[in-house]
Context: one part of a larger RNA
RNA sequence: GGAUGAAUGCUGGCGGUGUGCCUUAAGCAUGCAAGUCGAACGGUAAAUUCCCUUCGGGGAAUACGAGUGGCAAACGGGUGAGUAAUACGUAGGAACUUACCCUCAAGUGGGGAAUAGCUCAUCGAAAGGUGGGGUAAUGCCGCAUGUGAACGCAAGUUCAAAGCAGCAAUGCGCUUGAGGAGAGGCCUGCGCCCUAUCAGGUAGUUGGUGAGGUAAUGGCUCACCAAGCCUAUGACGGGUAGCCGGUGUGAGAGCAUGACCGGCCACAAGGUAACUGAGAUACGGUGCCUACACCUACGGGUGGCAGCAACUGGGAAUAUUGCGCAAUGGACGAAAGUCUGACGCAGCGACACCGCGUGUGGGAAGAAGCUUUUCGGAGUGUAAACCACUGUGGCAGGGGAACAAAUUUUGAGCGUACCCUGCUAGAAAGCACCUGCUAACUACGUGCCAGAAGCCUCGGUAAUACGUAGGGUGCAAGCAUUAUCC
Numbered sequence: 001g002g003a004u005g006a007a008u009g010c011u012g013g014c015g016g017u018g019u020g021c022c023u024u025a026a027g028c029a030u031g032c033a034a035g036u037c038g039a040a041c042g043g044u045a046a047a048u049u050c051c052c053u054u055c056g057g058g059g060a061a062u063a064c065g066a067g068u069g070g071c072a073a074a075c076g077g078g079u080g081a082g083u084a085a086u087a088c089g090u091a092g093g094a095a096c097u098u099a100c101c102c103u104c105a106a107g108u109g110g111g112g113a114a115u116a117g118c119u120c121a122u123c124g125a126a127a128g129g130u131g132g133g134g135u136a137a138u139g140c141c142g143c144a145u146g147u148g149a150a151c152g153c154a155a156g157u158u159c160a161a162a163g164c165a166g167c168a169a170u171g172c173g174c175u176u177g178a179g180g181a182g183a184g185g186c187c188u189g190c191g192c193c194c195u196a197u198c199a200g201g202u203a204g205u206u207g208g209u210g211a212g213g214u215a216a217u218g219g220c221u222c223a224c225c226a227a228g229c230c231u232a233u234g235a236c237g238g239g240u241a242g243c244c245g246g247u248g249u250g251a252g253a254g255c256a257u258g259a260c261c262g263g264c265c266a267c268a269a270g271g272u273a274a275c276u277g278a279g280a281u282a283c284g285g286u287g288c289c290u291a292c293a294c295c296u297a298c299g300g301g302u303g304g305c306a307g308c309a310a311c312u313g314g315g316a317a318u319a320u321u322g323c324g325c326a327a328u329g330g331a332c333g334a335a336a337g338u339c340u341g342a343c344g345c346a347g348c349g350a351c352a353c354c355g356c357g358u359g360u361g362g363g364a365a366g367a368a369g370c371u372u373u374u375c376g377g378a379g380u381g382u383a384a385a386c387c388a389c390u391g392u393g394g395c396a397g398g399g400g401a402a403c404a405a406a407u408u409u410u411g412a413g414c415g416u417a418c419c420c421u422g423c424u425a426g427a428a429a430g431c432a433c434c435u436g437c438u439a440a441c442u443a444c445g446u447g448c449c450a451g452a453a454g455c456c457u458c459g460g461u462a463a464u465a466c467g468u469a470g471g472g473u474g475c476a477a478g479c480a481u482u483a484u485c486c
Base pairs, nucleotide, nucleotide: 001486002485003484004483006482007481008480009479010478013356014355015354016353017352018351019349020348021314026312027311030309031308032307035071036070037069040068041067043064044063047062048061049060050059051058052057078267079266080265088191089190090189091188092187093186096184097183098182101180102179103178104177105176106175107174108173109143111141112140118133119132120131121130122129123128148159149158150157151156163172164171165170193239194238195237200230201229202228205227206226207225208224209223210222211221212220242264243263244262245261246257247256248255249254269290270289271288272287273286292303293302294301295300320346322345323344324343328342329340330339331338332337359389360388361387362386369380370379371378372377393424394423395422396421397420398419399418403413430475431474432473433472434471436455437454441470442469443468444467445466451458452457
């Protein structure tokens, strides 16, 4: 000198774009953050409309609570605790999987048994159950067929399917197989912090054979056999740490760093286990243990903000319990659409960067005040007053977008940005420094005191170094200090 997710002090006019718990991976009241489909199903709790009515109710349509079923919930969002290598980066590899999407080939025949909802009974404070009856399906199970696929040397054996909408045409599905796209799992080489005041470590350990297991290779697991394997080119142990694209600085080499944005990984109160599923060992799923908190009729039960806001605590320190699905994207749906604290916006903070303003021109050998003085004067100083002008801004009135893709309709932001008219110099300058380094000096006060200080140092009666005033210098809606990096 540059930089910062900064903080502190003094000060503070406006706009745009960004950015904002770095600390306790501490605890969390409340609301919201993952649903959707009636064109899969039996149905009808509520609502609206219509019809009937014995006024109790019944029926139909729109639609739809709860339920069965499908898809999604493994994405999106958060955090960085753990992890020094099952991570990451890069370059390769072979023994794999892949729902939805695309292309191609073939098929979609005929049956059955249940079960929720419902109803009846019943247990429980609740959460939640238990039993009887009866019902549907794209839920479940046989049979047939076998293009084909799997296994097998072969003979052969085994394996499918579901319907729905529509007057129809047809469309959307379903089953089997092949290929693709994108996604993922696995393996290998190289790279990847400090420490030797850590020198030996290792028995599933290293390899083989066989088996099991997995989507798949493999000590991944097991039985048997052999005795290997790693290590001063630092094994093993200890400490610290998410990694990278990048970011800061620097002429570069390098050094430091990993906030925001993007890729990967890990985690979801602390552990642990599997289930479902194409995919999880699953943040807003399940079981168990632990700690904590809450409800309880004391028998038992409930919960998990490292989602968005908010709160308590901690801290030098970090925001609103806001608006909207209009756009982009996602889930579901044939669609209309529904959901979406992703996202788009608004609010708060000079936290950062960028831009603008706080007027412009004229105006005295020069008012007053203040400071100083050798008492003559000098400085502040064209500065002010005063005259003329302008309207960035401010205030008022009027108009008023783009963002909408898609002929029509659809805007949270927003009556915002912007434009026009009128009025108004009116709201709008501070902070640090002035001994040398280092741009900028005098007066008074103080008297090794009070104090200053980055370093050398300054202050003990003439202090340009302390405090105040006048003047000056630097930067400027900021300035200075502190902390950290180069």
Annotation
A computed fold for a 486-nucleotide part of an RNA from Candidatus Pacebacteria bacterium UBA1364, annotated as small-subunit ribosomal RNA, 5' domain. Its mean pLDDT, the model's own confidence on a scale to 100, is 84. NCBI's taxonomy places the organism under Bacteria, Bacillati, Minisyncoccota.